[in-house]
Model confidence (mean pLDDT): 77 of 100.
A computed fold for a 100-nucleotide RNA, annotated as THF (Tetrahydrofolate) riboswitch aptamer.
It was read from a public genome assembly, where an Rfam model found it.
Of the family's consensus pairs, 83% are formed in the model.

């Protein structure tokens, strides 16, 4: 010097638990703002995530009951925790570990 590798926050989807809405929040969609994170070190987008604000769609209940909105099974592209599976540093340069 040259090849090659590991190994992160996160990020889906699956199961459970627990909540939250079914009087429509919430989740998806479009636009704005700000702000975060991004292998061990450094810098960081036109990609990511959060939160705010605006807009335009929109929804599944039904039994029991001691009559209070309380239980229970449903529904919701629902929220939060953990379990397992898959996926993963946009890049840039250094490191590290094998070969050489």
């Nucleotide at each position: 010097u040259g090849c090659a590798a590991a190994g992160u926050a996160g990020a889906a989807a699956u199961u459970u638990a627990c909540g939250c809405g079914u009087u429509a929040a919430g989740u998806g969609a479009g636009a704005g703002a700000a702000a975060g994170a991004c292998g061990g070190g450094a810098a960081g987008u036109u990609g990511c995530u959060u939160u705010c604000u605006c807009u335009a769609c929109g929804a599944a209940a039904a039994g029991c009951u001691u009559a209070u909105u309380g239980c229970u099974u449903g529904c919701g592209g629902u929220g939060u925790a953990a379990a397992u599976u898959u996926c993963g540093c946009a890049u840039u340069c250094c490191g590290u570990u094998g070969c050489u």
Rfam family: THF (Tetrahydrofolate) riboswitch aptamer. About the family: Tetrahydrofolate (THF) riboswitch was first reported for Ames et al. as an RNA motif in 5' untranslated (5'-UTR)regions of folate transport and biosynthesis genes in Firmicutes genomes.